[in-house]
RNA sequence: CACGCGGGAGAGUCCCGGCUGUGAGCGAGCCGGGCGCCGAAGGAGCAAAUCCUCCCCGGAACCUCUCAGGCAACCCGGACCGCGUG
Numbered sequence: 001c002a003c004g005c006g007g008g009a010g011a012g013u014c015c016c017g018g019c020u021g022u023g024a025g026c027g028a029g030c031c032g033g034g035c036g037c038c039g040a041a042g043g044a045g046c047a048a049a050u051c052c053u054c055c056c057c058g059g060a061a062c063c064u065c066u067c068a069g070g071c072a073a074c075c076c077g078g079a080c081c082g083c084g085u086g
Base pairs, nucleotide, nucleotide: 001086002085003084004083005082006081007080012035014034015033016032017031018030019029020028036071037070038069042067043065044064045063050058
C1' cells in the first nucleotide's frame, strides 16, 4: 500500500405545490421547489517546526470552507480503529 471481516458519527421526513389513490377527503407513498442544518468519502485553504540571517518556494489535519455529498428508519456511503492475508 492492497484485499477480506468487524466496529463506525453528525444533521428537518420543516414548509409549499403536484402526482398516485378516492364519489370526495383524511392518511400514506413518490416527484419538484424553498429555507434550515451536518461533515468522517472526495475537493479546496492555511500555521509552526523546517540549515547562520533575510526573502521566496514547499509545508498537515477528524482545523476551516461547504463545491460535491449527506440530514425519519432501513439500505448505501463513511475518515478512523481492531484482526487476518499478501
Predicted 3D model of an 86-nucleotide RNA (Glycine riboswitch aptamer) from uncultured Pseudonocardia sp. The model forms 90% of the base pairs in the Rfam consensus. NCBI's taxonomy places the organism under Bacteria, Bacillati, Actinomycetota, Actinomycetes, Pseudonocardia.